Molecule: transfer RNA
Organism: Actinomycetota bacterium
RNA sequence: GCCCGGAUGGUGAAAUCGGCAAACACGAUAGACUCAAAAUCUAUUGCCCGAAAGGGCUUGCGGGUUCGAGUCCCGCUCCGGGCACCA
Numbered sequence: 001g002c003c004c005g006g007a008u009g010g011u012g013a014a015a016u017c018g019g020c021a022a023a024c025a026c027g028a029u030a031g032a033c034u035c036a037a038a039a040u041c042u043a044u045u046g047c048c049c050g051a052a053a054g055g056g057c058u059u060g061c062g063g064g065u066u067c068g069a070g071u072c073c074c075g076c077u078c079c080g081g082g083c084a085c086c087a
Base pairs, nucleotide, nucleotide: 001083002082003081004080005079006078007077010026011025012024019067027045028044029043030042031041032040046057047056048055049054060076061075062074063073064072
């Protein structure tokens, strides 16, 4: 240099053919139970604003296509693998 695969919350990850991103699990926080803890159960849990209701934003980065993009197209960054070159 060329080819292939990948990058999604705190973590592992899901999202069938382009149609509510983050299912499920772990972890965390609060509560119940307990003398207390563990275990168990319940609720919440991507980020920001907000007292709440609610609003805005987010799939490595920048563009594009589309009514609509994690998914398709172009460029780039990084990671993994293969091939080539080489002294």